[in-house]
């Protein structure tokens, strides 16, 4: 000195991300109930995520009366943050009565993808028209590069393995 390499720290994006107390909607007048009512006296039946086997449990209806909760959401607040975080696939473990097979749930780990939110089609999850996830598309937005323009922006392209600031090391003079 700051063109280059590498590292540390701090920081920006905005309808930004995640967690959570409380409230609220939905779940649901559902599940359930020791009360009433009606029917029945039934087992090659029904329930416990699906299948097989085992095990356990069980009168039916849901008419009256009483009447939830969880998972999934949302609002305010609070907390932690800016690969925040989300998700595909693999593996291990957890829970769903037990064993096996499958499925789902949660946790951890490896791996790939996504700059961000938003709107729409389609597909999936979901009780759901809520909400979430994925592909594709639209405009918007932050960043950087290039080009145009010449002070205020426009166009094209790229990706967070990015960008900005400071500092250190290496390197250069």
């Nucleotide at each position: 000195u700051g063109a280059a390499u590498c590292g540390a720290u701090a920081g920006a994006g905005g309808c930004g991300c995640g967690g959570u107390u409380u409230g609220c909607a939905a779940g649901a007048g559902u599940a359930u109930g020791a009360c009433g009512g009606c029917c029945a006296g039934g087992a090659u039946g029904g329930a416990a995520c699906g299948g097989u086997a085992a095990u356990u449990c069980c009168g039916g209806c849901a008419c009256g009366c009483a009447g939830a909760a969880a998972g999934g959401g949302u609002a305010c607040g609070c907390c932690g943050c800016c690969g925040a975080a989300g998700u595909u696939g693999g593996c291990a473990c957890u829970u769903c009565u037990u064993a096996c097979c499958g499925g789902a749930u949660g946790u951890g780990u490896c791996u790939g993808c996504u700059g961000g939110g938003u709107c729409g089609u389609c597909g999936g999850a979901g009780a759901a028209u809520a909400u979430c996830c994925g592909c594709c598309g639209g405009a918007c937005u932050g960043u950087c590069a290039c080009a145009a323009a010449u002070u205020c922006u426009u166009g094209u392209g790229a990706a967070g393995c990015g960008c900005u600031a400071u500092c250190a090391a290496u390197g250069g003079u």
Lysine riboswitch aptamer, 173 nucleotides, folded computationally.
Rfam family: Lysine riboswitch aptamer. From the family's description: Riboswitches are metabolite binding domains within certain messenger RNAs that serve as precision sensors for their corresponding targets.
Its mean pLDDT, the model's own confidence on a scale to 100, is 76.